[in-house]
Context: one part of a larger RNA
Order: sequence, then C1' cells, then structure tokens
RNA sequence: GCCAGGGAGUGUAUCUAAGUGGCGAGGGUAAGAGUGUAUAGCUCGCACCCACAGGGAAACCGAGACUCCGCAGUUUACGAGGGAGGAGGUAUGAAAGUGCCAAUAGUCACUUGGGUACGACCCGAAACCGGUCGAUCUAGUCCUGGGUAAGAUGAAGCGAAGCAUAAGCUUCGUGGAGGUCUGAAGAGUUGCUGUGGGCAUACGUUCUUCUAACCUGGGACUAGGGGUGAAAAGCCAAUCGAGAUCGGUAAUAGCUGGUUCCUACCGAAUCGGGCCGUAGUCCGGUCUCCGCGGAGAUAACUGAGAAGGUAGAGCUACGGAUUGGGGAGCUCGGGGGAGAAAUCCUUCACUUCCUUGUCCAACUCCAAAUGUCUUAGUAUCGUAGAUGCGGGGAAACAGCGGCACUGGGGUAAGCUUGUGUCGCGAGAGGGGAACAACCCAAACUACAGUUAAGGUCCCAAAGUAUUAGUUAAGUGUUAAAGGGUGAACGGUGUUCAACACCAUAGACAGCGGGGAGGUUUGCUUAGAAGCAGCAAUCCUUUAAAGAAAGCGUAACAGCUCACCUGUCAAGGUCUUGUGCCCGGAAAAUGGACGGGGCUAAACUAAUCACCGAUACUGUAGGCUGCUUUCCUUUGGAAAGUAUGCGGUAGGUAGGCGUUCUGUUAGGGUAGAAGUAUGAGCGUAAGUUCAUAUGGACCUUGCAGAAAUGAGAAUCCUGGC
Repeated sequence: GCCAGGGAGUGUAUCUAAGUGGCGAGGGUAAGAGUGUAUAGCUCGCACCCACAGGGAAACCGAGACUCCGCAGUUUACGAGGGAGGAGGUAUGAAAGUGCCAAUAGUCACUUGGGUACGACCCGAAACCGGUCGAUCUAGUCCUGGGUAAGAUGAAGCGAAGCAUAAGCUUCGUGGAGGUCUGAAGAGUUGCUGUGGGCAUACGUUCUUCUAACCUGGGACUAGGGGUGAAAAGCCAAUCGAGAUCGGUAAUAGCUGGUUCCUACCGAAUCGGGCCGUAGUCCGGUCUCCGCGGAGAUAACUGAGAAGGUAGAGCUACGGAUUGGGGAGCUCGGGGGAGAAAUCCUUCACUUCCUUGUCCAACUCCAAAUGUCUUAGUAUCGUAGAUGCGGGGAAACAGCGGCACUGGGGUAAGCUUGUGUCGCGAGAGGGGAACAACCCAAACUACAGUUAAGGUCCCAAAGUAUUAGUUAAGUGUUAAAGGGUGAACGGUGUUCAACACCAUAGACAGCGGGGAGGUUUGCUUAGAAGCAGCAAUCCUUUAAAGAAAGCGUAACAGCUCACCUGUCAAGGUCUUGUGCCCGGAAAAUGGACGGGGCUAAACUAAUCACCGAUACUGUAGGCUGCUUUCCUUUGGAAAGUAUGCGGUAGGUAGGCGUUCUGUUAGGGUAGAAGUAUGAGCGUAAGUUCAUAUGGACCUUGCAGAAAUGAGAAUCCUGGC
C1' cells in the first nucleotide's frame, strides 16, 4: 500500500412540542398487598402528582352582564370556532391610570423532534492528585580488596675535598623528593563536523591523562518537589525543568480528524447588537415544517404631494485660509531722514475702499440626479387561502470577486475599509488557448431542429465570402482585467480634409548669366577696404544688386547669398487638423498571435450567408404541488393547471436493506443458504429468474425490537 473483518447520536431521569389512543372537570397511580396455571394477567393501594383561580412581598381579597361584526354552512338573517367594544378579579395609587389575570380542558400511556443532567456521537492531549516499585545504569559517601611496563629529571638530608675560620662558602659524590616530564596497560573521548546510522552512540585515525583530586572488583546507604551533583537543571535502569507503575479516569479539550442506504420538495448565512467577546456563544434578521385565521398584499412602472443640504458650484453671502496691483486714513506701534524743538517727509505694519488670482470633512447666498415617505392608477400575486399571527427544527455569525460611487486610507498592490448591485460561495453547459466569480446562459429524461456569446485558411464545426479604403511596421492576427504596459516628446513614413498665398503676363526646384558706381561711408586703428568694434545705413546707374546674410585675407584679393534676368514647362509653397505607421521601447533557462502560418488569414466602415450551448422550439416519457371528474380501502385513473423539477449547510416527506421475536402462509436431499456467470424489472436504495457450484436449512404478508447499512478517522486486528 491493497484486501477481509471490526469501527461513531445510545441508555436512564426530567422538561418541552407534535402525533396516536384511553378517560374527561377530572386524569394517573408509586412503594407495597392479595390472587394466580406464579417475572404474565387480574383486583386493591385514595400517600402523592398535574389540572380545576388569580392577584399580592405580605396581611389578605377573590373573577361572566351585554352589544356589534363575521368564516364555513344554509332559509340572507342566523351563525360553533374567530374578531372588536364593554363590564369583572387583584396589586398599586388621593385620583386619573397602569401591571398581571379573566367568558374553563385537562391528564395518563406509547412513538418521534428538541433542551438539560449524567462519559452523552467516536477517537485524541500536555497536565493534576494519591498509593506503590526502583541507586544490578548513573551521582555522592562508607566498609573491604586489587592495579599502575620502561625511561627521564635529580629537592632535602648525608659524606669527602678545598677555602675560610665567628657564622660559613665552593666543588665532587651519595641520595631519591614531586597533584614533575616522555610513554605501555588502564582511564577518557578533541578533530576529521571521516565511515556508519545497523532492534538505539559503533568503527578508523588523531588526541588527553597515566603515583594521583588516579583507575577498579565486591558489599552497603541516600527516593520523586525527594535524592545526588568540583553545577551541565547534569544524573536517579535506553525515561528527567520533576522517574516508572497502578488508580482517580471514558480528566477536560470553545481545538484537529472521522461519523456508514436511496429518492422527492424547499433551501440559507458569512449581516445588526451583547458577552475578558474576536477559532466561541446568545438575541434579532435570513432557511424549513406544522397549525390558526379568512381578504387583501406590493419587488416594478406612471402621475401627484412632501421632507432634505450630498455631488456640483460659489465666496462683494457668513466663518476660516489665500496672490498681485492701486487709492485713502495716521488713532497706537517699528525702521530711516530733516530740524534746537514743535513738527514734517518716507517706508513697514494696521484700518478701510476699488480691482485681480485661488481654496474648505468640521464654510454655505445657491443647489441637483438618484433614493426615501404618503397617495392614486397600471401591473403582478391572492378564497386552488396570499400578507399576517402562533409554535417545532435548524444552519450561519472567518466570506470572496466584478461594476458604480473615478467613496475613505494608501506611492501602489490579486492592498485595506465602506454603501449599492450582480455573481462565486451553493451553479453544471457554451465562449474566453488553459483559468471560482469576465461574456452568453439556469442542467427532470431521450431524440430532432433554431439560435446566443463567440467564430468561419489548417489543427478544428462553419466564407481562402462580397464592397470601399488604410497599413509595409510581421504593425497586427489579444473585448477587457491580471499576465511584458507602450507615455511625454519627436518623424520631409504615408492617407484624408481645410485656410492662405504664388502660377502660361510662366510659379516652385535645377541649370546659365548679372550681382554695379559714389566708396577703402564716417569714426577707431599699425591696418579696418561690405564682413574686429562704434555710429550712421544715404544717393546714383539700373532688369536687378544690402554702406551687406555666410566663408575667407595681416589688410586687400577671392568664393557664395539676398535681389534681377534667361532657359525649362504645370502645378507649387506655408500652416492647421486627422487616420494608420515609425522612433522613444531595458531582465535575467530558449519562446510564443494557443500553434502552424498569414501581406491578409491585419485594421477601418458596410453587407449577405453559415457554424455554434444542457438557452429557445417540436415530439415522446417521468416526477412534484394544486384543481375538477370518476372509481372509491389506505388509494387509483383521466383531464387540466404551475415561467414547477441546479443546489452546499440545513429543514421536511416517502421508501430500500440487515439481525432477532410474534403471527400468518409457504419452499427444501426430485437439492436450502452461500458462491460464480447470464438475463429481466425498478428513478434509486434494491429485487426477480435461469444455469452451474454447493450440501442443509430458507422465506412471503402483517406487526414488534434493534449492539442495523463503511471509503476515508497519521482508525483497530489479521492476511498478502
């Protein structure tokens, strides 16, 4: 890992709701007793419980006239139940009034849903407490034993010799000290972060120590909030920041995981408020089921009428902020100047007027749209019973995305926080290459047709469709979002449009010619002659030609230009806008229009076809709710009706199957259960038949009782 078997809402008590049944202003017995064919049944048991009256803290007091409306139904006026008014009881209050109650239905048993107490659907802690067992491991201590090759170093003491003699000193021997040195046994275990990782600390090599605080055998002692510790919270039997074991114990777990057959109908919420509340829970809202009741209800649209201060806008309408200019005033103040002073002048500030440029969530002279409320109509729903009311059961209370508000925060985010709406959640199908929420569109079953979004060269269903343009960049072939976006600014790339001007009296471009004289203007300067600089910038001849636009020279010279003319022959020049295109344009493995590829199979505008879904239509069938009719036994059939039949959590309803019991009816050695294969029926759980195998039990109908359904729980046991 697979297979087989096991494996999770149970029991008691009590409360509550519904259903069924008994009795009913009453209902029931409990323990126990008697009887009995003796755990049954029957008869007692008058204790007690619930109901029959409430209000009040208590003392205490103590509830039924009546009138109207009205559903079903029928005789249109009655009218069970129902509704409204009124009267009533009690407490409080001086009273007014207010609170609770009140024109009676309960109780017992069983079944089911739910709550509570218990292990309470199942498995799961780390922990806490108590009693015991451990020092054969290890820590320390005590008692009694054992062990430490060889070599090195050479303390004290002693002896001899010499020197000196008061003490003594030197040298040579002898001697053998030391938590001394090298190093084997022994003890330890530093590095390789080597090898290994094997039923759990090894192996190799290297390293530390080795007469001592050394190593070691045997025997004893200290015990769990305790020991022992040259102290690491180390060690106390592979277990230690509190040992192991048994018990309390099925501790508790708002947390994780798991929770077993089918179908039908409806179908959520991730929101508001409270809580030491934020992984939870309670109330409300939202879902579901049942009942009561009996006529209106309101998502939408239109009309009418209201309230309002948001978006926007404005500020010479207030409050506040705020740019520049001008005028006036001098009352207080600062700087400067004149003067002996008084005072005067100027500037800044301040006040005021005019003008100009801007702002505001906590400004408003103004002021929408939408939305909200009331009302009328339309429309839709409703006696086939709506809106409403009462009760049972929930789930949920971590949401997420698109769009709008170009909401608030943020540089921004597949960011965060809001309001509205749509979706995913809980929604399949088609498109988007692939892709929860983007586009189309709501899946009962089967078959056929038509379309939507999106597409029609090939992959790959359908146009190598048509008309008119654009693009030469592989631009593009990408609806948008995320994903590699394409900006400012540029382009004598090109399309289209418009204004103006020039043009056969010849434009624009090219080419040929001219481009002069006064004059080297004046000044300046070594020089300044069109062209270093300053000033001036005239006149003449002309078809035209600047006291010169550029190059050039030391200065001249020289070469062009403006301007004129000839030649040529038909459009040209400038500006503005617009479409497509180009540059701007940089990312890490090689690379993406989905790919091939495409010059249309790209883009713009238009047209006609076709393809394309579970959408729509047709045909056939099934199911659910409701209505009518018929048969009538729970029920069945037919016709109709509903814009019916996606669905997580969840509510409700109806079924299938397993084991056992009672009863009923059957089967079986002429072959039961089980097993294998095949065939049939049912929407499904399932069920029936045939054949083979097997060799002894099995089962229908109606009821009852459950240790009643397996794929998951790092599930348990076994097998492989």